[in-house]
Model confidence (mean pLDDT): 79 of 100. The RNA shown here (Glycine riboswitch aptamer) has 104 nucleotides and comes from Nitrosomonas mobilis. Lineage of the source: Bacteria > Pseudomonadota > Betaproteobacteria > Nitrosomonadales > Nitrosomonas. The sequence was found by an Rfam model in a public genome assembly.
Formats: sequence, C1' cells, structure tokens
RNA sequence: GACAGGCAAUCUGGAGAGCGCUGAGUGAAUGUAUCAGCCACCGAAGGGGCACUCGGGAAGUGAUUUCCGAUAAAACUCUCAGGUAAAUGGACAGAGGGGAAUGG
Repeated sequence: GACAGGCAAUCUGGAGAGCGCUGAGUGAAUGUAUCAGCCACCGAAGGGGCACUCGGGAAGUGAUUUCCGAUAAAACUCUCAGGUAAAUGGACAGAGGGGAAUGG
C1' cells in the first nucleotide's frame, strides 16, 4: 500500500392488514392530516421472548434421565411501539461508490 472491513448514505425493487365508527378541529360544504374515545386487524422500522451450546450436581452397569446456572439466534413468536387508500415508512435483496477500529 492493494485488499478485507462495523457502519451510514445514494439509486432500484419491496409484502400484509378497516379510505372503520363517534366527537373536536376548519369562513361554508366535502375531504385529508391532527387530537380524544371505541372496536376489528397486520408484522418486514424499532423492541421483547424462546432453541442449540457450555459448566456443575444427582440417579443409573450403561444407554440415558433429571435439577441448577451461564450464554442466547431467526424471516419463529409477542404485538409494547409502529402500521391497515395514496403519499410517507418498510425487514430484506441488487448496484455503484464512501469507510472507523483491526488485519495486511
């Protein structure tokens, strides 16, 4: 020094589920965002939970069984948060670059 490299950004793609009801709000009407209340739903922002594994004790000839502790994943699960027309958001994937520590 090439290269690798957490991570953040840019472009593209990106699912699911009530444009729910009532009231407030608005110069008027309709409607939307917002606020409050009520019910029904979704899982792919974020967040929570569990397996495997490791250590120790007990029983057993052994295979194995059981108890305690530690670590602890997901697209599984919960639905706190968020979301349920469009817009916005969106895990994840692809593309081209940037790039800390560290290795080299």